A computed fold for a 460-nucleotide part of an RNA from Patescibacteria group bacterium UBA5272, annotated as small-subunit ribosomal RNA, 3' major domain. Its Rfam family is "Bacterial small subunit ribosomal RNA". Its family is annotated with structural constituent of ribosome and ribosome in the Gene Ontology.
[in-house]
Context: one part of a larger RNA
RNA sequence: AGACGGGGAGACGCACAAGCAGUGGAUUAUGUGGUUUAAUUCGACGGUAAACGAAGAACCUCACCAGGAUUUGAAACCAAGUUGAAAGGUCUAGAAAUAGAUCCCUCGCAAGACAAUUUGGCAGGUGAUGCAUGGCCGUCGUCAGUUCGUGGUUUGAACUGUUCCCUUAAGUGGGGUAACGAACGCAACCCUCAUCGUAUGUUAUACGUGUCAUACGAGACUGCCCCUCAUCAGGGGAGGAAGGAGAGGAUGACGCCAGGUCAGCAUGUCCCUUUGACAUCCUGGGCUACACACAUAAUACAAUCGCACUGACAGCGGGUCGCGACGGGGUAACCCUGAGCCAAUCCUCAAACAGUGCGCCAGUUCAGAUUGAGGUCUGAAACUCGACCUCAUGAAGUAGGAAUUGCUAGUAAUUGCGGGUCAGCUAUACCGCAGUGAAUACGUUCUCGUCUCUUGUACU
Repeated sequence: AGACGGGGAGACGCACAAGCAGUGGAUUAUGUGGUUUAAUUCGACGGUAAACGAAGAACCUCACCAGGAUUUGAAACCAAGUUGAAAGGUCUAGAAAUAGAUCCCUCGCAAGACAAUUUGGCAGGUGAUGCAUGGCCGUCGUCAGUUCGUGGUUUGAACUGUUCCCUUAAGUGGGGUAACGAACGCAACCCUCAUCGUAUGUUAUACGUGUCAUACGAGACUGCCCCUCAUCAGGGGAGGAAGGAGAGGAUGACGCCAGGUCAGCAUGUCCCUUUGACAUCCUGGGCUACACACAUAAUACAAUCGCACUGACAGCGGGUCGCGACGGGGUAACCCUGAGCCAAUCCUCAAACAGUGCGCCAGUUCAGAUUGAGGUCUGAAACUCGACCUCAUGAAGUAGGAAUUGCUAGUAAUUGCGGGUCAGCUAUACCGCAGUGAAUACGUUCUCGUCUCUUGUACU
């Protein structure tokens, strides 16, 4: 100087408290461990692994396994030689890769080009090492800290500045001060939303326009009043769409964890590869197994509910190998036809809610797992292993032990909708969007974490 303390003082945080909804019990989905397996590819393991890499494993992906094959190789470059074919079509063998036969026989006057093949140099590796690395990321933490120059103090390591007082979300600002300045952080600059004005008016429209859209601007600064105050600032109020950081986002200092990633990419070193490879191609299987344990979700256990019928109201978005209206068929999934739309034009557009009726507390008109049968769609192909529809079936579950999580306002809770990935989908996931819309915060004793000063130390 740090680190630590079941030392002290102060401050803060959904940290506790006050509340609301949960998790832990059930079923299912997904991930992980374990076990099993020919293989169940690999990585990630307290917080900071476990709906994580994966924004989508039937083949492919694919790295794993079994079998069948190739060896200058599936793809790339260079040099030399040879050929005019190779590719493609047809036939045979085969699970396919591939092998064989046959048809076909490039362009240019030429140099040559192009393609194939042979030889050589070489390729190739999702093989190892994240404890050799770059880059990127997680975490403490959007916490308020981390430093430097000159000067001063000290034998020196080092200290001072950065401590102290007031204040702030803030090392924010002010005062004081052997310090004076400065840098990275804080804040602001950027984006979105909320109010108003102006301009424009396509594709909105009631044809008048402007509550709609786009662009530009205005507006908020403790500016005004009262109180407190040395100053900075704090408390209350007015006006105002908005008030003291208006709400949200992006933005992550010096560093820490030899944190994560060599399987996104790049890359050092090592390793495998000249006749059967750790490379490459193919068929099939596996990643989807299942006494069990954990994690994250979805759905419920019902009457603030369920079912049937009727009636309303959104916003993000997406669409040409696409979205697909109207009409027709089908109980439905869906099918036929195919208008319009490269989109403010066309298509896709709610549910909770409201009204009426039934159910009357039961394993039920709750709940929907599981299973049987019949179909639809995508795709060469749904057996392992897809989704959806209809009929039938109708498990567990009656509010969940110890323990534990999230959230302070348009938030929690609840209700649907859209998108990416994508042929299809295992999405109940993820990323967004709007609808309805609460309760509570006395307070900082305690739990956890963080920061500042101080104190002790046999630790570094």